Predicted 3D model of RNase P RNA and transfer RNA as a complex of 525 nucleotides. Rfam match: Bacterial RNase P class A. Rfam classes the family as a ribozyme.
């Protein structure tokens, strides 16, 4: 230069003129005027986490719900940061995910034999049945044919069924190959076997279990050891750890103004002192709303806490509420998130139907019809001039120069449009989501130069 | 400004423990009539959006996004 990759910063400027909230200040006197200072974000937004603050008597315990999950570490305090482990992806910078599945349930459609106590097909030793063969030895029979002379071989036929082939079905063994599936019960090879198979061996890959090393730890990695070979799901229930009481500035306090109360639910009571109204105990209802038990405290038990229905009134003012887990510089300490500092500056919105605008001029990003120049390939003139083959014709080869104009890039010139996302409401960390563009930094790749 | 609850064809309304989104009523086409309405058949149209979890997501989980409902304070 090109491409990427993680951040961090800004997100119109200027002047003029008109307006608007807040503060102080002087007028003026009850709300009006001047004048001078302030006045939206990086997300103020979503309300998704965790906080303070304030209220629920206390803010305790357990149980049950929730919400988090590798270690460690910053943090008030987090589902957030920030280190690191491991696993996956990428060529690298980077990036992503993250208890437990070897406690137990439960799903895992269709397909498939089988979705986890596997067996259709395939293979197979044996055991039962059956079904075709082939067939010894022995019996009986014929007499065709040798040989010999009256008995033997050989043949043929018949029964005999020893035996052993092939088929098929049951039973059984297997789990090597097929084929379903999103996933199929380690891998390669080798012994074994009726067939096979961690059945055994030998590499290899994984897991457990013992020990040492190395880190605070997640974990590595070393040596033994056990054939253990164990499917996913937990953003299903569980398991094991952490953590969590509720509501929520319309939380909640203080002045003022006004009004009118009426009905229901609602708890038991007993003992004792003392004495005619009050304590003490035991018991019972409440004090938590959205569940339960319990424990201190407190209040009430019928002249009734406390709750609900209707009904009445106000519709004001202050305060909460702006100096804080604040903000910027800079020293140290950490790799860093961070912290620390009697180092030093700084005050930076506070409405209450809800203020922070709008015109106009200039100028900076930026977009840009349309114009103009280069440049290069490609395209036409053109397979043309024009060269080669000893010449000259064909013919074959090679082959332009310059012109021409489309595209494209690149630079100038420019009418003309013109500022994303979005608006504090008690505040604070964070996350997550929107979001024109502009600067900048680190870091990886590829090319090229020194 | 705080809490709360909620999304499925144009509407309304199912979907058992995640497994082929269904019915109605509408809209169109077609038949039936002279012609319309009923009537019969046949079609159309959907999980608010993205992004994870799973083998699969209306359904679990998380971000956005519409839309609905509540509220003070005396006595």
């Nucleotide at each position: 230069u090109g491409g990427g990759c993680c951040g961090a910063u800004c997100g119109g400027g200027c002047g003029a003129u008109c307006g608007c909230a807040g503060g102080c200040a002087g007028a003026g006197u009850u709300u009006u005027c001047u004048g001078c200072c302030u006045g939206a974000g990086g997300a103020a937004a979503g309300u998704c986490c965790g906080c303070g603050c304030u209220c629920c008597a206390c803010a305790g315990a357990g149980c049950a719900c929730g919400a988090g999950g590798c270690c460690g570490g910053g943090u008030a305090a987090c589902a957030c940061c920030c280190g690191g482990a491991c696993g996956g992806g990428g060529a690298a910078a980077c990036c992503c995910g993250u208890g437990g599945a070897a406690a137990g349930g439960g799903c895992c459609a269709c397909a498939g034999a089988a979705a986890a106590c596997g067996a259709c097909c395939g293979c197979c030793a044996g055991g039962u049945a059956g079904g075709c063969g082939u067939g010894a030895a022995c019996a009986u029979g014929c007499a065709g044919c040798g040989g010999g002379c009256u008995a033997c071989g050989c043949g043929c036929a018949u029964g005999a069924g020893u035996a052993u082939g092939c088929c098929c079905a049951c039973c059984g063994g297997u789990a090597a190959g097929g084929g379903u599936g999103a996933a199929a019960a380690g891998g390669u090879g080798g012994u074994g076997u009726a067939a096979g198979a961690g059945a055994c061996c030998a590499c290899c890959g994984g897991c457990g279990c013992c020990g040492g090393c190395a880190g605070c730890a997640a974990u590595g990695g070393c040596g033994g050891u056990g054939g253990c070979c164990a499917g996913g799901u937990a953003a299903c229930c569980c398991c094991c750890c952490u953590c969590g009481g509720g509501a929520g500035c319309a939380a909640g306090g203080c002045c003022a103004a006004g009004c009118a109360g009426a009905g229901g639910c609602g708890a038991a009571g007993c003992c004792g002192a003392a004495u005619c109204u009050u304590c003490g105990g035991c018991g019972g209802g409440g004090a938590c709303c959205u569940g339960c038990u319990c424990g201190u405290u407190c209040c009430c038990c019928u002249g009734g806490a406390g709750u609900c229905u209707c009904g009445g009134g106000u519709g004001g003012g202050c305060u909460g509420c702006a100096a804080g887990a604040g903000c910027c510089u800079c020293a140290c300490g950490g790799c860093g998130a961070c912290g620390u500092g009697c180092a030093g500056g700084c005050c930076g919105a506070g409405a209450g139907a809800g203020a922070u605008g709008a015109u106009c001029g200039c100028c900076c990003a930026g977009a840009g019809a349309g114009g103009g120049c280069u440049u290069u390939c490609a395209c036409g003139a053109a397979g043309u001039a024009g060269g080669a083959u000893c010449c000259c014709g064909u013919a074959u080869c090679c082959g332009a120069a310059u012109c021409g104009c489309a595209c494209a890039a690149g630079c100038c010139c420019a009418a003309u449009c013109g500022g994303a996302c979005a608006g504090a409401a008690c505040g604070c960390g964070g996350c997550u989501u929107a979001c024109a563009g502009a600067u900048u930094g680190a870091c990886c790749c590829a090319c090229a130069g020194u | 400004u705080c809490c709360g609850a909620u999304g499925u064809c144009a509407u309304u309304u199912a979907a058992u423990u995640g497994g082929u989104a269904g019915g109605a009523u509408g809209c169109c086409g077609c038949g039936c009539u002279c012609u319309g309405a009923a009537c019969g058949c046949g079609g159309u149209c959907g999980u608010u959006g993205a992004g994870g979890u799973u083998c699969g997501a209306g359904u679990c989980c998380u971000c956005a996004c519409g839309c609905c409902g509540g509220a003070a304070c005396c006595a």